The RNA shown here (small-subunit ribosomal RNA) has 1509 nucleotides and comes from an uncultured bacterium.
[in-house]
């Protein structure tokens, strides 16, 4: 300090998610020692047990024990009195409150014990427990009657105090306070102890009194959680008087008067909490928590009360009510662990019924002391922070084993073994602290007063006291012995291989990983992190600038109110002088300690602990005046007024007006009109449309008309008038800040809607009907009601949009439009471009989305959902306010690169047209589906599978299938033994392979070969083309695909490459923030066209000679071979053009790429191919391997595909004549000759070829055939044969001679071609024994039509649009229905709590009254005063009785979300095939669909209008 995560990728908004820290925690897994801590966060749930507050005999009387000299001393302690039990412990239930924190106030107050002063302590009286007697109960507990004391009680007496009243001064704060003088009124223990002794002291009390401390009490300001779907709340309420009560103000209580008081600055009500100091976090502001330690408050089974007492409304007291336990003799009693242990429970969790008063500290006491679960220790628990160790050094055959492996090795790893050391810690053993003295008791000294002791101060020396504890610490012996373990490891985040698994276990914190090669799963084996911890979980800051004061937003990502006017509130123009609230400054007081920061000490360090210092506040006092604020004067620059003038569809009311629709009437007319993409339904011969007159009625007002105009918005168009808002110019006289902005308020407020009455031509939801359609509750067409119009009244919402609140102020320009002005770009206003600046980009940009300033609205992931509840308004539809369970990693703007589009624009292609010829029908041939079979192997699938691999299936091939056989094997390598060897013949079994038996081999050497054995292995045409390489198909021979440098852009990326010609072509010019380059195009290469040159054999033959024949001789001109060259380049002329380049024209074999070929850019399709080959990984291993024979790949209702042959006369026959190229040939090709109709044989001259071999057909020309299923056609089918081969049945090819089927030019559809091309003839060739060859390759002969063009169809390129798609349209996506779950609203109700209200009833208890009752002390004897009884007021618990608020539950219901691959349909994204979308209404199975009015966040096309250069 950031990182992961929406996207093909990017920028930017915007949520999720991690990495840090921390905990009174838990759980898993491990687990050595110590030290300081910490230990019910849940049930404020019940509690068994023990303990937790007692003490004092120097307050009192009695008892009891012991010991003596027997009257005396010790101890003990049940009552009575004292003091304490209001501290100390506990808990956090309640409490939103002066409860608390902070300051200040108490002139409104009280305070036991303590300190300090002062003053006093005289006299007196009645009683009572205890104790004893009787007696009541089971027991708790009493009752009666008598004895007794007290520092227990009750009076007198004392009073320079003290309280109250009144009086004077003096003084402050208003009540007041201080000092003085009068009145009244009020105390006590002559006690208790010691001491000497004569009426004393000394100390502990006690009484009053003042001041202190110390504690409590009340009152103020400011701070103190959430909801406004809590908006109104309060009758003792709010104030006033008076009384009362109180320590002590105060409605605190109670009477009367007055009707106030509180409240959007958030009362009231709901909820939910103890508050601080401080803790966690964070840079900081904050934010979140309130265990342990300290202050504070409230509680103490639950409520309600008071009594004692300084103090209490009392955790271990009391009374009562109510729930529970527990005891009982059933009549009655007891109780209260939120003290320490500890029990049950509940919970994920949370300890020992321990020691001890030695220290600290309390409570009591003169004091010793005694009490003390407060405290100090100890035990458990890694719960948590700190230190400690589990070993150091040396060791390389880099041991063994494990893992990995390219088999070489690499790692684990100096790690380990060995060696040498050392002893923290362990264990043995000895030795031993501090905490303990200021304290007590003896015994002493000193000092001051004092008559003297006793005492008092200050001080010596002895002596006593330790739970923890033989603890801490030392010393010694002794062994590396007894001590390492959890996470993780795909990115984020530091660590990787193996092997199991195979979208299954499983893993995840966030993306996501697993579907046979997982660094994500499990296991190992290594690596990294941290370590006596280690990991999850769980909660809080951080990270989050994601609530933003520091420090964010709102044109489109969420976000500006539909508009105005307007109250509060915010916020304000220039000067003066005041003042000093804000602000600034110095100073002072608090700001508890403990904690934190800083600096230091102490425990061996640390943690811990101690010292010192410092801490943002609040308050109180000086001081300063620039800003704000107040008040005061004044001023004109904001605002407003007034005088003159301007334009306007600015509003309201009434009147007039003309086209046009329908409508009616009447004439004229006759068959059709309407509609449409075609129809129909509809209207007409009962005369329509159509034309003419006239007549009615109702809405809207063409043209002008315009980014033209007014109005806050909505919105506003014929004319005319009367009424009436506002705005702008010009003058610069007038007020003098009079201003902005605006929560509640208020008023407007399209269109459709509702409500009453009217009106109703057009239109036109709903409805009807015709059409389309698979359906069409849609769109098109024909009718057509509501409404659209008035008038009054509601609705009050819109893409109510500029998706831009209102105001004011600054900040280049330029070009129109509108009103002014005498005039100036001078003023108001309206539109475009466009600088700086801002924006994520788009874009905006003086009309700011800039730069500041003041107000106000509203935003915070998406989906639920603008729903559901509750509340306001509405007649209603609705509006408005508006969540939340749950779902989920996105959702989402802007702008890029591609793909798509029933989008554009331009090109181009035998694409389509124009033409020839086909296919599709017929037989056949062939190859593919289907079937069919033991098997019909396998693969190829739209173009790009289908005469395809297969350039050739009888048998071999071959891989299927059926028999029969073999197992180190039919092949390869390797070891080991043996061979008179392998290889060959022959016999006999068999369907064969093979099995047996013999023969024959004299040779070469352990090289090959054979035989056996044995395991390593070998073999698979066995999966996977979605693991692969290699090859190849395709777009496509399309013209593209890129890349470096700059440049622009934040960036994806752009530009380069686009734009205007031009080209087959990103070819080329030209202009251009590009220059400039690669792969392709195009040349280079091959053939073919033409010349020239070399060079003539086997090729040629002019001239010569020869010959049946270029036969020979001879010749190299020709032709031809084949080697080297020329040729062509828009080179040359005209013309157009900036240029490329295009047109015409000559020369010229060729002419504008001359014609063919080969080559095929990035890539695209997970194209083909694991079956040509190669190869990962899986599989099989007497078989998926391998051998044989037989059979199948040839089947056959059927569908397509490609092809051959034909339907004939442009033909058939049947004579007869001519002309090629290009290729093969030795297991070859074969000639001339016989034979045979023939296919072929015989036989074999030549020729490894320019030399030998092979009859070109069609055309020609003569002849017939005459239009028929024929002399066409030739399929089938017969019967005889040839030829290949081991073998032609299954299942070859020819050949003869019979046989002679379908077929008379082919529907829809559909293919190939652009010149030597098509179409039509034959020829070769490869594979191959043969051949199913009609196919494939290649070859010459003969050889044509047509192209006006680019409207349409396929394909494809450039540019440009929009896009919700990026697996790219075979995309992406919406709602019903149906099925599972999940959470939620409604719901007749059922039920629980909660807080108030109204009435009964009322317990205990203060208080007030009382006719009754008792009654030691005082008495003036009359009482006075207490006490019980009674009676009222208040009340807790409890009844009733309607209500309100919260929950739980609930039969059915309602939409919601999430689910695999369901089911109808296709609404939206492109003009999404009807543009979308909002508000409304109506209607429909659903998305939806139409009607009104609105908006572009709507392509396209035209057209205006604009601006730029």
């Nucleotide at each position: 300090a950031g990182a992961g995560u929406u996207u093909g990728a990017u920028c930017c908004u915007g949520g999720c998610u991690c990495a840090g820290g921390a905990u009174u925690a838990a759980c898993g897994c491990u687990g050595g020692c110590g030290g300081c801590a910490u230990g019910c966060c849940u049930a404020a749930u019940a509690c068994a047990u023990g303990c937790a507050a007692g003490u004092c005999g120097a307050a009192c009387g009695g008892g009891a024990u012991g010991c003596u000299u027997a009257u005396g001393c010790a101890u003990c302690u049940a009552g009575u009195g004292g003091c304490g039990a209001a501290c100390g412990g506990g808990u956090g239930a309640g409490u939103a409150a002066c409860a608390c924190g902070u300051a200040u106030c108490u002139a409104a107050u009280u305070u036991a014990c303590c300190u300090a002063u002062u003053u006093g302590u005289g006299g007196g009286g009645g009683a009572u427990a205890a104790c004893u007697g009787u007696u009541a109960g089971a027991a708790a507990u009493g009752a009666c009657a008598g004895c007794u004391a007290a520092u227990a009680c009750c009076g007198c007496a004392u009073a320079u105090g003290u309280a109250a009243u009144u009086c004077u001064u003096a003084g402050g704060c208003a009540u007041c306070u201080a000092a003085g003088a009068a009145u009244u009124a009020u105390a006590a223990a002559a006690g208790g102890u010691u001491c000497g002794u004569u009426u004393g002291a000394a100390u502990c009390g006690c009484a009053a009194a003042u001041a202190g401390a110390u504690a409590a009490g009340g009152a103020u300001g400011c701070g103190c959680c959430g909801c406004a779907u809590u908006a109104g709340u309060u009758a003792g309420u709010u104030g006033g008087u008076a009384a009362g009560g109180u320590a002590a103000c105060g409605g605190c209580u109670u009477a009367c008067c007055a009707a106030g008081a509180c409240g959007a600055u958030g009362a009231u009500g709901c909820g939910u909490a103890g508050c601080c100091g401080a803790c966690c976090u964070g840079a900081g502001a904050g934010g979140g928590u309130g265990a342990a330690c300290g202050g504070c408050c409230a509680c103490a089974c639950u409520g309600g009360g008071a009594c004692u007492g300084a103090g209490a409304c009392a955790c271990g007291g009391c009374c009562c009510a109510g729930a529970c336990u527990c005891c009982u003799a059933c009549g009655g009693g007891a109780g209260g662990c939120a003290g320490c242990a500890g029990u049950a429970g509940g919970g994920a969790a949370u300890u020992u019924u321990u020691c001890a008063c030695a220290a600290u500290g309390g409570a009591c006491g003169a004091a010793a002391g005694u009490c003390u679960g407060a405290u100090g220790a100890a035990g458990c628990a890694a719960u948590g922070c700190c230190g400690c160790g589990u070993g150091a050094c040396u060791g390389a055959u880099g041991a063994a084993g494990g893992u990995c492996u390219u088999c070489g090795g690499a790692u684990u790893g100096u790690a380990a073994a060995a060696g040498u050391c050392u002893g923290u810690u362990g264990u043995a053993a000895g030795g031993g602290a501090a905490g303990a003295a200021a304290a007590g008791u003896u015994a002493g000294a000193a000092g001051a007063g004092g008559a003297a002791a006793u005492g008092c101060u200050u001080u010596u020396a002895a002596u006593u006291u330790g739970a923890c504890u033989g603890u801490a610490c030392c010393u010694u012996g002794c062994c590396a012995g007894a001590a390492a373990g959890c996470c993780a490891c795909g990115g984020c985040a530091a660590a990787c291989u193996a092997u199991g698994u195979g979208c299954c276990a499983g893993c995840g914190g966030c993306c996501g990983c697993g579907g046979u090669a997982a660094u994500a799963c499990a296991u190992a084996g290594g690596u990294g992190g941290c370590a006596a911890g280690c990991g999850u979980u769980a909660u809080c800051c951080g990270g989050a600038a994601u609530u933003a004061u520091u420090g964010g937003g709102c044109g489109u990502a969420a976000a500006g109110g539909g508009u105005g006017c307007c109250u509060a509130g915010g916020u304000g123009g220039u000067u003066u002088u005041a003042u000093a609230a804000g602000u600034c400054u110095a100073a002072g007081g608090u700001u508890a300690a403990a904690g934190g920061c800083u600096g230091g000490a102490g425990c061996u360090u640390a943690a811990c602990u101690c010292c010192a210092g410092u801490u943002u506040g609040c308050c109180u006092u000086g001081g300063a005046a620039a800003c704000u604020a107040u008040a005061u004067a004044a001023c004109u620059a904001g605002a407003g007024u007034a005088u003159a003038g301007a334009a306007g569809a600015g509003g309201u009311u009434a009147g007039u007006g003309g086209a046009a629709u329908u409508c009616c009437a009447u004439g004229u007319g006759u068959a059709g009109c309407g509609g449409u993409g075609a129809a129909a339904u509809g209207c007409g011969u009962a005369g329509a449309u159509a034309u003419a007159u006239g007549g009615a009625g109702g809405a809207a007002c063409a043209c002008c008309a315009g980014u033209g105009g007014c109005g806050a918005a909505g919105g506003c168009g014929a004319c005319u008038a009367a009424c009436u808002g506002g705005u702008c110019u010009a003058u610069c006289a007038c007020u003098g800040a009079c201003a902005c902005u605006a929560a509640a308020g208020c008023a407007c407020g399209a269109a459709a809607g509702c409500g009453u009455g009217g009106g109703g031509a057009g239109c036109a939801a709903a409805u009807a009907g015709g059409a389309u359609u698979a359906g069409a509750u849609a769109c098109c067409c024909u009718a057509g009601u509501a409404g659209u119009c008035c008038a009054c009244g509601c609705c009050g919402u819109a893409a109510a949009c500029g998706a831009u609140g209102c105001u004011c102020g600054u900040u280049a320009g330029u070009u129109g439009g509108u009103g002014g002005c005498a005039g100036a770009g001078u003023c108001a206003c309206u539109a475009g471009c466009g600088c700086a600046g801002u924006u994520a980009a788009c874009a905006c940009g003086u009309u700011a989305a800039a730069c500041g300033a003041g107000c106000c609205g509203c935003c915070u992931g998406a989906g639920u959902a603008g729903u559901a509840u509750g509340c306001u308004c509405g007649c209603a539809a609705g509006a408005g306010u508006g969540a939340a369970a749950c779902u989920u990693a996105a959702a989402g703007g802007a702008a890029u690169u591609g793909a798509c589009g029933g989008g554009g624009a331009c090109c181009c292609g035998c694409a389509c047209a124009a033409g020839c010829g086909g296919u599709g029908g017929a037989u056949c041939a062939u190859g593919u589906g289907g079937u069919u079979u033991a098997a019909u192997u396998c693969g190829a699938a739209g173009c790009a599978a289908c005469g395809c691999g297969a350039a050739g299936a009888a048998c071999c091939u071959u891989a299927c299938c059926c028999a029969c056989u073999c197992u180190u094997g039919a092949c390869a390598u390797c070891c080991u033994u043996g061979g008179c060897a392998a290889u060959g013949c022959u016999a006999u079994a068999g369907a064969g392979a093979u099995a047996u038996a013999g023969c024959g081999g004299a040779g070469g050497u352990u090289a090959a070969c054979c035989a056996a054995g044995u395991g390593a292995c070998a073999g698979g045409u066995g999966g996977u083309g979605c693991a692969u390489g290699g090859c190849u198909g395709u777009c496509g021979u399309c013209a593209g695909c890129u890349c470096g440098u700059g440049u622009c852009g934040u960036g994806a990326g752009a530009u380069g490459u686009u734009a205007g010609g031009u080209u087959a072509a990103g070819u080329c010019c030209u202009g251009u923030a590009a220059c400039g380059a690669g792969c392709g195009c195009a040349a280079c290469c091959c053939u073919c066209a033409u010349c020239c040159u070399u060079a003539g054999u086997u090729a040629c033959u002019a001239a010569c000679a020869u010959u049946u024949a270029g036969u020979u001789g001879a010749g190299c001109a020709c032709u031809c071979u084949a080697g080297g060259g020329a040729g062509a380049c828009c080179g040359c002329c005209g013309g157009g053009g900036u240029a490329a380049c295009c047109c015409g024209g000559a020369g010229g074999a060729a002419g504008g790429c001359g014609a063919g070929g080969a080559c095929g850019a990035c890539g695209u399709c997970a194209g083909g191919u694991c079956a040509u080959c190669a190869u990962g990984c899986c599989u099989c291993u007497u078989a998926c391997g391998a051998g044989u024979g037989g059979g199948g790949c040839g089947a056959c209702a059927c569908a397509c595909g490609u092809g051959c042959u034909a339907c004939a006369a442009u033909g058939g026959c049947a004579a007869g004549u001519a002309c090629a190229a290009a290729g093969a040939g030795a297991a070859g090709c074969a000639a001339u000759a016989c034979g045979g109709u023939g296919a072929c044989g015989u036989g074999g001259a030549g020729c490894a070829a320019a030399a030998c071999u092979g009859g070109a057909a069609a055309a020609c020309u003569u002849g017939u055939c005459u239009c028929a299923g024929u002399u066409c056609g030739g399929a089938u089918u017969g019967a005889a044969g040839u030829c290949u081969g081991c073998a032609a049945c299954u299942c070859g090819a020819c050949u003869u001679c019979a046989u002679g089927a379908a077929g008379u030019c082919g529907g829809a559809a559909u293919c190939g071609c652009u010149a030597g091309u098509a179409a039509u003839c034959g020829u070769a060739g490869g594979u191959c024994a043969g051949a199913c060859a009609u196919a494939c390759u290649a070859c010459g002969g003969u050889g044509a039509a047509u192209a006006c063009g680019u409207u349409c169809u396929c394909g494809g390129g450039u540019c440009u649009u929009g896009u919700a798609c990026a697996c790219a349209c075979c995309g992406c996506c919406c709602g019903u229905c149906a099925c599972a779950c999940c959470a939620u609203g409604g719901g007749a109700g059922u039920u629980g709590g909660u807080a108030a209200u109204a009435c009964c009833c009322a317990a205990a208890g203060u208080c007030g009254g009382u006719a009754g009752a008792u009654u030691a002390a005082c008495u003036u004897c009359g009482g006075a005063g207490a006490u019980c009884g009674c009676c009222g007021c208040c009340u807790a618990a409890g009844g009733u009785a309607g209500g309100a608020c919260c929950g739980a539950u609930g039969a059915c219901u309602g939409g919601g979300g999430u689910g695999a691959a369901g089911u109808c349909g296709u609404a939206a994204c492109a003009a999404g095939g009807u543009a979308u979308c909002c508000c409304u209404a109506c209607g429909g199975g659903a998305a939806c669909g139409u009607g009104g009015g609105g908006c572009u966040g709507g392509a396209u096309c035209a057209c205006c209008u604009c601006c730029u250069u």
Notes
Rfam family: Bacterial small subunit ribosomal RNA. The sequence is in RNAcentral, with records from ENA and SILVA.